The RNA shown here (SAM riboswitch aptamer (S box leader)) has 103 nucleotides and comes from a Deltaproteobacteria bacterium. The coordinates come from a structure-prediction model, not an experiment, and the mean pLDDT is 80. The source organism's lineage runs through Bacteria, Pseudomonadati, Myxococcota and Myxococcia. It was read from a public genome assembly, where an Rfam model found it.
[in-house]
RNA sequence: CAGGCAUCAAGAGUGGCGUGAGGGUACUGGCCCUGUGACCGCCCGGCAACCUGGUCUAGCCGCCAAGGUGCCAAAGCCAGCCCGUUCAGGGGAACGAUGCGGC
Numbered sequence: 001c002a003g004g005c006a007u008c009a010a011g012a013g014u015g016g017c018g019u020g021a022g023g024g025u026a027c028u029g030g031c032c033c034u035g036u037g038a039c040c041g042c043c044c045g046g047c048a049a050c051c052u053g054g055u056c057u058a059g060c061c062g063c064c065a066a067g068g069u070g071c072c073a074a075a076g077c078c079a080g081c082c083c084g085u086u087c088a089g090g091g092g093a094a095c096g097a098u099g100c101g102g103c
Stems, first nucleotide, its partner, number of pairs: 001102001004100005013044001015043004022033003027080004045072003050068002052065004076095001081092003
């Protein structure tokens, strides 16, 4: 950051410090979090296992580790567009996020 592939209902913070008003990453509506200090930044702790390393193998799968990322309220908080509808659920798209790969 053009295009591509995979994943996105699991899991993990009642921690410390700083800051001080909005936040849930466009917008709208809902709902929720928030001066009992949210969000954010740093530290510490943790989760997971995409890449990576090891092991097994003909090759995968699997298993182990945790070096590079990522993540640690709520399904990507829910809906918006399409399909469908028993009006309660459901499926998909678009958009987005993360990783890999690519430029």